[in-house]
RNA sequence: AGAGUUUGAUCCUGGCUCAGGAUGAACGCUGGCGGCAUGCCUAAGACAUGCAAGUCGAACGAGAUGGCCCAGUGAAGGUUGCGUGCUUGCACAAGACUGAAUCUGGAUCACCAUCUAGUGGCAGACGGGUGAGUAACACGUGGGUGACCUACCUUUUCGUUGGGGAUAACAGUUGGAAACGAUUGCUAAUACCGAAUAAAAUAUAAAAGCCAAUUUUAUAUUGAAAGGAGCCUUUAAAGCUUCGCGAUUAGAUGGGCCUGCGGCGUAUUAACUUGUUGGUGAGGUAACGGCUCACCAAGGUAACGAUGCGUAGCCGAACUGAGAGGUUGAUCGGCCACACUGGGACUGAGACACGGCCCAGACUCCUACGGGAGACAGCAGUUAGGAAUAUUCGUCAAUGGGGGAAACCCUGAACGAGCAAUGCCGCGUGAGUGAUGACGGUCCUUUGGAUUGUAAAACUCUGUUGUAUGGAAAAAAUGACUAGGUUAGGAAAUGAACCUAGUGUGAUGGUACCAUACCAGAAAGCCCCGGCUAACUACGUGCCAGCAGCCGCGGUAAUACGUAGGGGGCAAGCGUUAUCCGGAUUUAUUGGGCGUAAAGCGUGUGUAGGCGGUUUGUUAAGUUUAAGAUUAAAGCCUGGGGCUCAACUCCAGUUCGUCUUAAAAACUGGCAGACUAGAGUACGGUAGAGGCAAACGGAAUUUCUAGUGUAGCGGUGAAAUGCGUAGAUAUUAGAAGGAACACCAGUGGCGAAAGCGGUUUGCUGGGCCGUUACUGACGCUGAGGCACGAAAGCGUGGGGAGCAAAUAGGAUUAGAUACCCUAGUAGUCCACGCCGUAAACGAUGAGUACUAAGUGUUGGGGUUUCCCAGUGCUGAAGCUAACGUAUUAAGUACUCCGCCUGAGUAGUACGGUCGCAAGGCUGAAACUCAAAGGAAUUGACGGGCACCCGCACAAGCGGUGGAGCAUGCUGUUUAAUUCGAAGAUACGCGAAGAACCUUACCUAGACUUGACAUCCCUGGCAAAGCUAUAGAAAUAUAGUGGAGGUUACCCAGGUGACAGGUGGUGCAUGGUUGUCGUCAGCUCGUGUCGUGAGAUGUUCGGUUAAGUCCGCUAACGAGCGCAACCCUUAUCCUUAGUUGCUAACAUUUAGUUGAGAACCCUAAGGAGACUGCCGGUGACAAACCGGAGGAAGGUGGGGAUGACGUCAAAUCAUCAUGCCCCUUAUGACCUGGGCUACACACGUAAUACAAUGGCGGUCAACAAAGGGAUGCGAAGCCGCGAGGCAGAGCGAACCCCAAAAAGCCGUCCCAGUUCGGAUCGCAGGCUGCAACCCGCCUGCGUGAAGUCGGAAUCGCUAGUAAUCGCGGAUCAGCAUGCCGCGGUGAAUACGUUCCCGGGCCUUGUACACACCGCCCGUCACACCAUGAGAGUCGGGAACACCCGAAGUCCGUAGCCUAACCUGAAAAGGAGGGCGCGGCCGAAGGUGGGUUCGAUAAUUGGGGUGAAGUCGUAACAAGGUAGCCGUAUCGGAAGGUGCGGCUG
Repeated sequence: AGAGUUUGAUCCUGGCUCAGGAUGAACGCUGGCGGCAUGCCUAAGACAUGCAAGUCGAACGAGAUGGCCCAGUGAAGGUUGCGUGCUUGCACAAGACUGAAUCUGGAUCACCAUCUAGUGGCAGACGGGUGAGUAACACGUGGGUGACCUACCUUUUCGUUGGGGAUAACAGUUGGAAACGAUUGCUAAUACCGAAUAAAAUAUAAAAGCCAAUUUUAUAUUGAAAGGAGCCUUUAAAGCUUCGCGAUUAGAUGGGCCUGCGGCGUAUUAACUUGUUGGUGAGGUAACGGCUCACCAAGGUAACGAUGCGUAGCCGAACUGAGAGGUUGAUCGGCCACACUGGGACUGAGACACGGCCCAGACUCCUACGGGAGACAGCAGUUAGGAAUAUUCGUCAAUGGGGGAAACCCUGAACGAGCAAUGCCGCGUGAGUGAUGACGGUCCUUUGGAUUGUAAAACUCUGUUGUAUGGAAAAAAUGACUAGGUUAGGAAAUGAACCUAGUGUGAUGGUACCAUACCAGAAAGCCCCGGCUAACUACGUGCCAGCAGCCGCGGUAAUACGUAGGGGGCAAGCGUUAUCCGGAUUUAUUGGGCGUAAAGCGUGUGUAGGCGGUUUGUUAAGUUUAAGAUUAAAGCCUGGGGCUCAACUCCAGUUCGUCUUAAAAACUGGCAGACUAGAGUACGGUAGAGGCAAACGGAAUUUCUAGUGUAGCGGUGAAAUGCGUAGAUAUUAGAAGGAACACCAGUGGCGAAAGCGGUUUGCUGGGCCGUUACUGACGCUGAGGCACGAAAGCGUGGGGAGCAAAUAGGAUUAGAUACCCUAGUAGUCCACGCCGUAAACGAUGAGUACUAAGUGUUGGGGUUUCCCAGUGCUGAAGCUAACGUAUUAAGUACUCCGCCUGAGUAGUACGGUCGCAAGGCUGAAACUCAAAGGAAUUGACGGGCACCCGCACAAGCGGUGGAGCAUGCUGUUUAAUUCGAAGAUACGCGAAGAACCUUACCUAGACUUGACAUCCCUGGCAAAGCUAUAGAAAUAUAGUGGAGGUUACCCAGGUGACAGGUGGUGCAUGGUUGUCGUCAGCUCGUGUCGUGAGAUGUUCGGUUAAGUCCGCUAACGAGCGCAACCCUUAUCCUUAGUUGCUAACAUUUAGUUGAGAACCCUAAGGAGACUGCCGGUGACAAACCGGAGGAAGGUGGGGAUGACGUCAAAUCAUCAUGCCCCUUAUGACCUGGGCUACACACGUAAUACAAUGGCGGUCAACAAAGGGAUGCGAAGCCGCGAGGCAGAGCGAACCCCAAAAAGCCGUCCCAGUUCGGAUCGCAGGCUGCAACCCGCCUGCGUGAAGUCGGAAUCGCUAGUAAUCGCGGAUCAGCAUGCCGCGGUGAAUACGUUCCCGGGCCUUGUACACACCGCCCGUCACACCAUGAGAGUCGGGAACACCCGAAGUCCGUAGCCUAACCUGAAAAGGAGGGCGCGGCCGAAGGUGGGUUCGAUAAUUGGGGUGAAGUCGUAACAAGGUAGCCGUAUCGGAAGGUGCGGCUG
């Protein structure tokens, strides 16, 4: 950084897809180790069990236990040693003394220690979880708070005086199942309550003060714990220290409130709001405030998006990206919100409180049915849900938190371990040598080998990981205690603060790490291999099974499916799926577009908004610079350090943005002033279908009246319907009525557009030119708004000549709801009112400025040239994908508006809005596809155009199609009728010849290494042939036979490799062939043009049979084709004369013979023809026309010769050949049959239908080219004849086939015949083993159809057609076929309009499998999503009313009441509580609406679907040019009317 995919190819537009990175992931296969991280994204579903918040006895009373005390008991141990044993210095050891443990009982409660429920204090507002709600001052960021609070902590100052009354615990009584109470009595405090004192606060007053903040003074109100612990000195009590407490000052920390700015979607949500907006006063709060209340005013918000609805915790940051951006908000960190759902307050410094309270609701549990208990979104764990997410672990050792003076206690915070490849990072699964290139596998096979592959084995090493053993950390520092010291103060001492040394403390864990030993041993998979995209072969399968991210692969040779081998990639992982960013400049600020690809509103006017001429001064909002504040930490980046490296972690640095202050003043903005070049006004001219209204005019159509006049008119491709003898059409005169205005008329004019056309008058808008004056930026654009807006259509009322949707009839047609014709109604016209759309187009928004020329035209001015304003054409630069555009820009720039973002669904649905309606405007989605599209290119095609050619038509001649017969084919039949060929380009074709053979087919019989080839083994002296027997034969048996040879080339038998196949595939192939077409074309090199496909050359003007030649020319050359060279034929010459020839001379029946070499002929070599010559035309060309000469004249005639290519054309059955198939048969042999069948249909020939003929005669006519030895076969004889007998000659210019026939003469006289010969009968001949199926020929007899052939169709242009015979190949025999040969020998061609085919140029195209193309709509069937729908069900948010818990607040006349006051007391008062009442108030109920979703009989259209139906609307002039708007009609595409556009 790009790539694939629209096309035959190209460029562009444009979507879809891929390669990259990422994840709290999941799934599939696989799995060695370690480190560091991470781990319910779903049900804010429900939860068993355990733990997660306590602590303080140095606040308090009480209780329990123990000690201290008394009485008793008297262990262990220690000292001593009566004695004993013996090894003579050892062991055991009574007793005594000591020692006090332990135990029992009691007393005391003075003290000490420990523990405990309760009172009290502090903490349970932190820490931990979750993201439901929330679109909000919730969050982020910057400010404000002179409108506030802040426990514990630090700091300043002053205090800590003196009293009082209760109460829990406890004890008694008592209720209850329990939870939990009730009552009587006692008691303490750092619990509670008064009093004194002062600062401070509040209120009032006064003074000072910028009468603001504030300060001072006076009056009133408001406070404490006399507490706990410790120490010392003197002893009376003080003092000291410390922890507390009260007030106060300042701070720190943490909060509350206010505020600027910022960050989602939807306008198919446009209006919202009544405590709402503001004021006054009061209440309330820590505090401002409609926060609440009373009164007053009527405000407030919103297009810069209010309100509503939907969605969502926000951020630091994370992922991605070059960046700008886009997406996300797990872990870590900050803030917020929540704690089963909803409401509420209490306590407190702080809560409206996750593990507190009260109430309501749903749910679960206990219950003795009376009543109670509960809340894991704390850590584990369970269940449910789900594709899916862990242990009911250890420890407070560290860090941190709460309490405490402290020890210490608590801490599921935290630190650790466990589980999981969930991620990132690191390591390993060995290294070296090693070629018999081993075995095995695989593949190809040319059977040699190649590959796996130095890979293995083998040898030599290493030891990371692993296993075993041993050692072994850091993380530990404080505090506390012990000892010592320093500092300040004090009369002194403790003490306080600090320092030094020591003691002791580890869950992890005997872990990291280290050392030693041991063995290559225990450790590799996953995906892919058609292109994108690195990597290929075989087998299997056969549009099946399957693959696929896109294009696509699979229908018998699949690198694309499955398997295997091999290869590529990554690697303890690899793939897939899901999601996000990227690529995508595919929403474009950076960084896109709008003539034709999607996209300029139909046009104007104008509001808000945006933008705005020259100049001076000022200001400082934007802008620039500097400094400062903030930008938490972590993260990112840069540089270092620590774990062996890395991940990870530590240290240092840099950084967005926002705000404040100061400075600058060029530019933009604000303010003030000036100017005239923009804009406008006045004046003088001027052109015009500009608009509105009225009046008038003539031509034409139609109708009516009247006349003349007679049989048709009208209409069409042709007709018919229609009109007309009741007098039409035609024509003459007159009248009526409506509509439209010929010529002029013009890419002429005017208008904003739609649009505007006879003439005149009136009213009226705008433009242009000229000239000086005036105003002084007054301008441009323009969301909404408003106005105008063709045709069609609608409403009301007129009018109605012509035209004409609908309709009717006639035609056409398969049909014809059309095109054509005849009629014809709305409508078209007018007035008034709607509608508001068109291909409303220059498919091009408006304005301003600049940027080559040339030329036409309209208006004005000036007059040699020129200027201004319009309107056209051609063109430079530039632009554009190209086409094109080009001063009238689609160029270069600026300003403003509108619009676009793949195609279809669809301008549809729903909603809204406008409309009388038709409908208009706004305007989606589900789903489907990988394209849809633009311009240009090459072809092909056109019922497009132009030119040219061809027996293509025409002009002619003769045929086919009708008949019978021959032959081939289809079909049918059959045991088989073998196979192939199928428009032209199959069908007398393969087949130049099926009785057997051929033969491939069928029947029956027989063979299996085979009929044929090679190899091996064994045996033999033969084998073939001949004879006999059996048999249909093949074959079998027997006899006979006998070359050559002994290593066998022969035969027999055997074995397997193999033979064999006319079996399949011509769509796997070679070779060969047909056809377009003997048409004139098909290409290349270099150059040039084009972004490119491609073009040019090869086009054009002439010419030719020809891309033949000439000329011109960005082309110049060349190749394959054309032509020529080759063969033959036509003329002449030379040479040569036998078997050929014969002029002259002899000769003969006869060139027979002599002779000749002249002629003919033969066959070799030459000559000749080249537009060479002349004239004309043409361009001074090529060439054409005419002529001369010549045997021949313009390629002389004929042949051979077939360019690049097309038709998957034909052939696997000529041959060759890949693959597949058969192998006692799909091979080989043999007999007989079949290929020859026969209701039929077709092709091609031959024969005829007759007189241009038949028959007979004449043999006295005239050829050419061939063939001949298993042959041709003469003469002669026989036979009517086919033929037979016989055999001369000839391997051929010698002999034979061999007679040429049409010709000529005579006859017949138009008839089914003297035509025609089919068919059949009889008798024969020939070939051949054999003519039954199934040959040919002859004679006699028989004598069908047929009298020139419908539609249609074929051949031929000169020695041709037509006609006549002759020969040959094949072949035993068999030709009407095929291939050749000669004889006789025409007619016609005006010409290119038409049919067919071809060539070239051009044009259109939606075709490229290329018109046998493409393609539209209804209907039928299946499936999918969706709209409507009587309704039904459910959810959300509100509203109205009812009810009204807890609770705050307010009130209170009932009840109760220790502290304070009065009082001697009783009692009363103040205050408090309960009860009651009231306001508010959650849940609940009722009601009618609203909105969202689900579902529904039925119904509407839409989409998709290899081979359904009907038509053929579109693409070519698509056969009626198409399309747009509108109206109407029709099975359907669609038709028609009116107006518009050219695409």
Source information:
A computed fold for a 1543-nucleotide RNA from Bacteroides gallinaceum, annotated as small-subunit ribosomal RNA. The sequence is in RNAcentral, with records from SILVA. Model confidence (mean pLDDT): 81 of 100. NCBI's taxonomy places the organism under Bacteria, Pseudomonadati, Bacteroidia, Bacteroidales, Bacteroides.